c-di-AMP riboswitch aptamer (ydaO/yuaA leader) from a Chloroflexota bacterium, 152 nucleotides, folded computationally.
[in-house]
RNA sequence: CCAUGUGCCCUGCCGAAUUCCCGCAGCUGCGGGGACCGGGGGAACCACCACUUGGGGUGAACCCUCAGCACGGAGCGAACUCCUUGCGAGGGCGGGUCAACUGGAUCGACCCGAACCCGUCAGCUAACCCCGGAGGCAAGGCGAUCCAGUCU
Numbered sequence: 001c002c003a004u005g006u007g008c009c010c011u012g013c014c015g016a017a018u019u020c021c022c023g024c025a026g027c028u029g030c031g032g033g034g035a036c037c038g039g040g041g042g043a044a045c046c047a048c049c050a051c052u053u054g055g056g057g058u059g060a061a062c063c064c065u066c067a068g069c070a071c072g073g074a075g076c077g078a079a080c081u082c083c084u085u086g087c088g089a090g091g092g093c094g095g096g097u098c099a100a101c102u103g104g105a106u107c108g109a110c111c112c113g114a115a116c117c118c119g120u121c122a123g124c125u126a127a128c129c130c131c132g133g134a135g136g137c138a139a140g141g142c143g144a145u146c147c148a149g150u151c152u
Stems, first nucleotide, its partner, number of pairs: 011138004018035007036133006046123001054121001055118004062092005068087003072083004093113006101149007
């Protein structure tokens, strides 16, 4: 000097997942309460006619095509056609980031389209009732324009 790994702090990102107070511990913890953020259940009216092909919830995490490849099955043994599955590819749609205050719009670039839960049960839904406030990341670079606010 370079590369890699680990810990802490600052800054920043996804997400509802922040903050304050009290008590106990003795130290990254536990319990309780408040604010704030988020989710579910739950009338009338309205909507629905579905319910073993069970149904539903959180979440952006969904839809379609292949006149591509491969295996299998059916029609009729071939050609050809249809169906299922896997791989690959493409389109539509949805979501995120691009930092020096925040939000919105447009263009461009780069990514994501998972996972989990309820347990036969739930449309909307005032009152009312219940629940959550986790976890995971980034490292030396900085995309641009416009609009509206905040602060100085």
It was read from a public genome assembly, where an Rfam model found it. The organism belongs to Chloroflexota, within Bacteria. Its Rfam family is "c-di-AMP riboswitch aptamer (ydaO/yuaA leader)". About the family: This family represents a conserved RNA structure found upstream of the ydaO and yuaA genes in Bacillus subtilis and related genes in other bacteria.